[in-house]
RNA sequence: GCGGGUGUAGCUCAGUUGAUAGAGCGCUUCCUUGCCAAGGAAGAGGCCACGAGUUUGAGUCUCGUCACCCGCA
Numbered sequence: 001g002c003g004g005g006u007g008u009a010g011c012u013c014a015g016u017u018g019a020u021a022g023a024g025c026g027c028u029u030c031c032u033u034g035c036c037a038a039g040g041a042a043g044a045g046g047c048c049a050c051g052a053g054u055u056u057g058a059g060u061c062u063c064g065u066c067a068c069c070c071g072c073a
Stems, first nucleotide, its partner, number of pairs: 001072007010025004019056001027043005049065005
C1' cells in the first nucleotide's frame, strides 16, 4: 500500500426483515441473617467510535475518517 473483520452500559456481548436500545457479570439502595457469604426486590448507568448521506423513521442501509485485529504484498 491492497483486501477483510470489529467498534453498542464499568466489563463480556445480543440486537434477525429499518419502527420505544437489551442480557449476564459488576455498581447503588432495601429485605432476609447476630455478622459475612449466599438468596430475593428495586434502581442508576447508553445519544450505539466520529462525521455526512438516504429515508416519514437508522444501532441496522450507503460514503468518508479514526482505532484495534487478521490476511496479502

Model confidence (mean pLDDT): 80 of 100. Predicted 3D model of a 73-nucleotide RNA (transfer RNA) from a Candidatus Saccharimonadota bacterium. Its Rfam family is "tRNA". About the family: Transfer RNA (tRNA) molecules are approximately 80 nucleotides in length. Their secondary structure includes four short double-helical elements and three loops (D, anti-codon, and T loops). By type it is a transfer RNA.